[in-house]
Molecule: SAH (S-adenosyl-L-homocysteine) riboswitch aptamer
Organism: Gammaproteobacteria bacterium
RNA sequence: UGUAGCGAGGAGCGUUGCAGCGGUUUUAUACCGUCAGGCUCGCUACAUGUAAUCAUCACAACGGCGCUCAUUUAUU
Numbered sequence: 001u002g003u004a005g006c007g008a009g010g011a012g013c014g015u016u017g018c019a020g021c022g023g024u025u026u027u028a029u030a031c032c033g034u035c036a037g038g039c040u041c042g043c044u045a046c047a048u049g050u051a052a053u054c055a056u057c058a059c060a061a062c063g064g065c066g067c068u069c070a071u072u073u074a075u076u
Base pairs, nucleotide, nucleotide: 001047002046003045004044005043006042007041008040009039010069011068012067013066014065015064018038020034021033022032023031024030037062
């Protein structure tokens, strides 16, 4: 760094539909359905690559549109 699994990022309702997924179709493609944690952080396993001291401290930032609740702060 990549892949996979798990956990976390307060909770829900409605809606659109890009990617992905499923189906049909097809040289290409197009259509239908589903679809707003697909993002970030942490842990583990595997793979790949690079690098080469150790320790300590701190720790989230975001998540289409509309609405509701929770939590917190301020004012009355």